[in-house]
Background:
The RNA shown here (c-di-GMP-I riboswitch aptamer) has 87 nucleotides and comes from Geobacter sp. OR-1. Its mean pLDDT, the model's own confidence on a scale to 100, is 76. It was read from a public genome assembly, where an Rfam model found it. Its Rfam family is "c-di-GMP-I riboswitch aptamer". Rfam links the family to the GO term cyclic-di-GMP binding. Of the family's consensus pairs, 94% are formed in the model.
RNA sequence: AAAAUUUAUUGCCAAACCCUGGGAAACCUGGGGACGGAAAGCCACGGGACUAACUCCUAAAAUCACCCAGUCAGCCGGGUUGCUGGA
Numbered sequence: 001a002a003a004a005u006u007u008a009u010u011g012c013c014a015a016a017c018c019c020u021g022g023g024a025a026a027c028c029u030g031g032g033g034a035c036g037g038a039a040a041g042c043c044a045c046g047g048g049a050c051u052a053a054c055u056c057c058u059a060a061a062a063u064c065a066c067c068c069a070g071u072c073a074g075c076c077g078g079g080u081u082g083c084u085g086g087a
Stems, first nucleotide, its partner, number of pairs: 005087003012037002017032003021028002035074001041080003045077003048072004
């Protein structure tokens, strides 16, 4: 000096739920809140889960969700960036 494991302090993030705004919805922004988190930072690349307005179909409605269109990075994998003291 590097790697792996373990761990303290100071900090960091914030599930459910409630309020506000946006959206057809999944869900998201902001405020409160704290179940958890050592990448719970970032990227929809692979798989997965969720939505169904538009389109298509139909007399109409309902249903479905392969493609198309979205959401989830706190489902798993992958990519990428990154802070700290001791043993």